RNA sequence: AGUGGUCAUAGCCACUAUAAACAGGGCUUUAAGCUAUGAGCGUUCCUGCUCUUUAGGGCAGGAGGUAGUC
Numbered sequence: 001a002g003u004g005g006u007c008a009u010a011g012c013c014a015c016u017a018u019a020a021a022c023a024g025g026g027c028u029u030u031a032a033g034c035u036a037u038g039a040g041c042g043u044u045c046c047u048g049c050u051c052u053u054u055a056g057g058g059c060a061g062g063a064g065g066u067a068g069u070c
Base pairs, nucleotide, nucleotide: 001016002015003014004013005012006039007038008037009036010035011034025070026069027068028067033041043064044063045062046061047060048059049058050057051056
């Protein structure tokens, strides 16, 4: 310098041509992804429509947007 940890900014961490991760303070907890703010991408629940091999898939709308402790 670049890439990655959902996206933007800042931080934290990892890697070096790859896009992952056991890292991102510890422990417990949550579906909730490293942190803050915003988003609402993933994800959890509900409703409707739809496809279907009846197990589930797709689309739209609504709700949630981990928590506690050191």
The RNA shown here (Pistol ribozyme) has 70 nucleotides. Model confidence (mean pLDDT): 86 of 100. Rfam family: Pistol ribozyme. For this family Rfam cites "New classes of self-cleaving ribozymes revealed by comparative genomics analysis" (Weinberg et al., Nat Chem Biol, 2015). Its family is annotated with catalytic activity in the Gene Ontology. RNAcentral holds the sequence, with entries from ZWD.